[in-house]
Transfer RNA from Pteropus alecto, 73 nucleotides, folded computationally. Its mean pLDDT, the model's own confidence on a scale to 100, is 83. Its Rfam family is "tRNA". It is annotated as a transfer RNA.
């Protein structure tokens, strides 16, 4: 310099254009226990990295940016 891909809760990871963005561990409440773990129940917790655009509706398509990965040179 070209070039394919990434970007979602505290972290890791899903989601065929169409309810309230799912799930696992984390965190908090409760049960249990003499008291801890564990287990079991239930809660909080994401303006889906950012501007535009398509559409009746975009986490999801299509493009500028902005970061992080690998290939070429």
């Nucleotide at each position: 310099g070209g070039u394919u891909u990434c970007a979602u809760a505290g972290u890791g990871u899903a989601a065929a254009g169409g309810u309230u963005a799912g799930c696992a561990c984390g965190u908090c409440u409760g049960c249990u226990u003499u008291a801890c773990a564990c287990a079991c129940a239930g809660a909080a917790g994401a303006u889906c990295c950012u501007g535009g655009g398509u559409u009746c509706a975009u986490g999801u398509c299509c493009u500028g940016g902005u970061g992080g990965a690998g290939c070429c040179a």